The RNA shown here (transfer RNA) has 72 nucleotides and comes from a Nitrososphaerales archaeon. It matches the Rfam family "tRNA". The family's RNA type in Rfam is transfer RNA. The RNAcentral record of the sequence draws on ENA.
RNA sequence: UGCGAGAUGGAGCAGCGGUAGCUCGACUGGCUCAUAACCAGUAGGUCGAGGGUUCGAUUCCCUCUCUCGCCA
Numbered sequence: 001u002g003c004g005a006g007a008u009g010g011a012g013c014a015g016c017g018g019u020a021g022c023u024c025g026a027c028u029g030g031c032u033c034a035u036a037a038c039c040a041g042u043a044g045g046u047c048g049a050g051g052g053u054u055c056g057a058u059u060c061c062c063u064c065u066c067u068c069g070c071c072a
Stems, first nucleotide, its partner, number of pairs: 002070006010024004018055001026042005048064005
């Protein structure tokens, strides 16, 4: 320099046009003599940034930023 993959709650990952979900973690309550485990619930993300297409974009298109891999 070129090519490819990725960026989504605190962490790891789904979702790939129609109001954004799972597991773990955090918090609250229950249970317990108590803690853990278990059970129930709550909070937490405008989906890397900016534009475009569309009635509607996390999803499609363009540019940029960052991370990883391959080639040189």